[in-house]
Parts: sequence; structure tokens; C1' cells
RNA sequence: GCCGAGGUAGCUCAGCUGGUAGAGCAACGCCAUGGUAAGGCGUAGGUCGGGAGUUCAAAUCUCCCCCUCGGCU
Repeated sequence: GCCGAGGUAGCUCAGCUGGUAGAGCAACGCCAUGGUAAGGCGUAGGUCGGGAGUUCAAAUCUCCCCCUCGGCU
């Protein structure tokens, strides 16, 4: 330099057929227990890597840029 995969909650990831942004774990609160753990219920947490464009509407489509991983030379 070229090709491919990826970047979404604190962590691991779904959602990519454009139409309310989600799950598990973690955190916090409550229940329960003589108490702790396990368990049950609930709450909070997001500029969807950055910018621009298309659209009534973009995490999703298009373009540019940044970062991570893999391959080729």
C1' cells in the first nucleotide's frame, strides 16, 4: 500500500430487510434469611467511533476520516 472483519450501557455482545436502542453479567435499591451466599423483583446507566449527505424518519443506506484485529505483497 491492497483486501476483509469489527467499533452500540462499566464488560461481553444482539439489533445492519431504515420506523420506540435491547439482552446477559456487573452496579444500586427492595424482598427473603437469625446472618451471609445463592435466589426473586425492580431502578439507573447510551453524542450507536467522529463528521457530512440521502430520507418524513438513519445504529441501519452513501461518502470522507480515526481506531482495533486478521490476511496479502